[in-house]
Molecule: transfer RNA
Organism: Candidatus Methanoliparum thermophilum
RNA sequence: GGGCCCGUAGCUUAGUCCGGAUAGGGCGCCGGCCUUCUAAGCCGGAAAUCGGGGGUUCAAAUCCCCUCGGGUCCGCCA
Numbered sequence: 001g002g003g004c005c006c007g008u009a010g011c012u013u014a015g016u017c018c019g020g021a022u023a024g025g026g027c028g029c030c031g032g033c034c035u036u037c038u039a040a041g042c043c044g045g046a047a048a049u050c051g052g053g054g055g056u057u058c059a060a061a062u063c064c065c066c067u068c069g070g071g072u073c074c075g076c077c078a
Base pairs, nucleotide, nucleotide: 001074002073003072004071005070006069007068010027011026012025013024020058029045030044031043032042033041051067052066053065054064055063
């Protein structure tokens, strides 16, 4: 230098191929119920403008371009 993969709540992850409107789940966190108390169990809640920017579109996590970070393979120099 070139190719490919990954980036989504505090953590982990689904959805991306084939656009569809409120971004889902698990753990954790907060509140309540239950319990003598705790744990477990049950109910409810907060938390992600989807790495960043731009474009296309009525509509973008999703498609296109640029870019940042990480991983991996190949190549070049030494």